[in-house]
Molecule: Bacterial RNase P class A
Organism: Georgenia muralis
RNA sequence: UGAGUCGGCCAGGCGGUCGCGUCGUCCCGGCCUCGGCCGGGACGCCGAGGAACGUCCGGGCUCCAUAGGGCAGGGUGGUGGGUAACACCCACCCGGGGUGACCCGCGGGACAGUGCCACAGAGAGCAGACCGCCGUCGGAGCGAUCCGGCGGUAAGGGUGAAACGGUGGUGUAAGAGACCACCAGCGCGGCGGGUGACCGUCGCGGCUAGGCAAACCCCACCCGGAGCAAGACCAGACAGCAGGCGUGAUCAGGGCUGCCCGCCCGAGCCUGCGGGUAGGUCGCUGGAGGCGUGCGGCAACGUACGUCGUAGAUGGAUGGCCGCCACCGACGGGACGGCAACGACCCGGCGGGACAGAACCCGGCGUACCGGCCGACUCGUCCG
Numbered sequence: 001u002g003a004g005u006c007g008g009c010c011a012g013g014c015g016g017u018c019g020c021g022u023c024g025u026c027c028c029g030g031c032c033u034c035g036g037c038c039g040g041g042a043c044g045c046c047g048a049g050g051a052a053c054g055u056c057c058g059g060g061c062u063c064c065a066u067a068g069g070g071c072a073g074g075g076u077g078g079u080g081g082g083u084a085a086c087a088c089c090c091a092c093c094c095g096g097g098g099u100g101a102c103c104c105g106c107g108g109g110a111c112a113g114u115g116c117c118a119c120a121g122a123g124a125g126c127a128g129a130c131c132g133c134c135g136u137c138g139g140a141g142c143g144a145u146c147c148g149g150c151g152g153u154a155a156g157g158g159u160g161a162a163a164c165g166g167u168g169g170u171g172u173a174a175g176a177g178a179c180c181a182c183c184a185g186c187g188c189g190g191c192g193g194g195u196g197a198c199c200g201u202c203g204c205g206g207c208u209a210g211g212c213a214a215a216c217c218c219c220a221c222c223c224g225g226a227g228c229a230a231g232a233c234c235a236g237a238c239a240g241c242a243g244g245c246g247u248g249a250u251c252a253g254g255g256c257u258g259c260c261c262g263c264c265c266g267a268g269c270c271u272g273c274g275g276g277u278a279g280g281u282c283g284c285u286g287g288a289g290g291c292g293u294g295c296g297g298c299a300a301c302g303u304a305c306g307u308c309g310u311a312g313a314u315g316g317a318u319g320g321c322c323g324c325c326a327c328c329g330a331c332g333g334g335a336c337g338g339c340a341a342c343g344a345c346c347c348g349g350c351g352g353g354a355c356a357g358a359a360c361c362c363g364g365c366g367u368a369c370c371g372g373c374c375g376a377c378u379c380g381u382c383c384g
Base pairs, nucleotide, nucleotide: 001380002379003378004377005376006375007374008373009372010371012325013324014323015322016321017320018319020047021046023044024043025042026041027040028039029038030037031036049355053366054365056364057363058362059361060360061227062226063225064224073223074222075221076220077219078092079091080090081089082088093107094105095104096103097102108218109217113216114215115212116211117210130157131156132153133152134151135150136149137148138147139146140145165183166182167181168180169179170178184208186205187204188203189202190201191200192199193198231282232281233280234279240273241272242271243270244269245268251266253265254264255263256262289308290307291306292305293304294303295302296301327352328351329350331348332347333346334345336343337342
């Protein structure tokens, strides 16, 4: 200096102004059972995210269901750990990719059974004679050779993603694990290492075994259902039911009123139950919490101590505008270095700033995103 790999972080800052929501204090008005409630206003504090998103997994919490076991259904799937739990995370194993840092894997079982393998090809599973090779018989030709029938052959060609081990030899009419040596691979056994997946090594066997389980299926393990519109509490109005008083003016009840008298209205009035409806309150935000340090662990993580703390709306607030500074982009100018291409610096005006947005709460995964910063590492090039 160029190209890259992995991990972490930020998501503009300050000020002014207008506005919105929760909460607190105060003021004004209304109601009333005098303690509050409702409406309005002033001031003050606080007010989205790395993904608040998708709602794809896992849990807490709530209600319903529930002896125990099994079937059905769904999920997970190398090994060991972490965790409240997981389809997540960490470490390792195996396979694949990359020169490398590193990355990717839906990674149990295809000798339990069934099924499937497009197109091409003669043949796609205990296969297959299309061309070729070889033998024999017949025919043609002076001959080289050619044609046909029957049979042998998987060494060679051709098709395909895949054609039933590879190389060399023996053998043969030509061939073939038919036989032999070595290699690859499979199965079984021993020894060594590892908690384990697995690795290394030795021996034996038969000469060889295709792929697909995100096809059915088999094996092991896990799983009750619904979700904060969960659920709990307060509780109208109109029906309906029960009781009391009254409709006979010898007057239930109501209005005027502090009370009595009086006047007016007058056929209904009062109490309880009721469906838990309209509406309201709670659930509601302090938790498997964040940060720092020590200790244990390779790590994920655990643990001890210290420290920090303010969104909780319910038609749903968290926004708009202006100024300054910082950042990025192309452009113009200045000055420096250089033969030049060009490089870094300063100044100027212009443009840009994403994705998105809480709604019971957490842990993950996935997806979106203008840009910027930091750290560790890899491969090159040049100079010393």